Transfer RNA from Tetranychus urticae, 72 nucleotides, folded computationally.
RNA sequence: GUGACAAUGGUGUAAUGGUUAGCAUUGUUGCUUCCCAAGCAAUAGAUCCGAGUUCAACUCCCGGUUGUUGCA
Repeated sequence: GUGACAAUGGUGUAAUGGUUAGCAUUGUUGCUUCCCAAGCAAUAGAUCCGAGUUCAACUCCCGGUUGUUGCA
């Protein structure tokens, strides 16, 4: 230089163009307990950036950033 793949709560990970963006973990509060741990309930927290297509975009197109990797 060029091709491929990836980017979603603090962390890990789902999501046929129509989901209130789900699950686990984590934090906080409460219940339970003599206390702790475990368990239960509630609650908080996310789509890398810009532009486009569409009635509707995490999803499709284009450009950029970062990372992994192949080739040179």
Description
It matches the Rfam family "tRNA". By type it is a transfer RNA. Rfam describes the family as follows. Transfer RNA (tRNA) molecules are approximately 80 nucleotides in length. Gene Ontology term of the family: triplet codon-amino acid adaptor activity.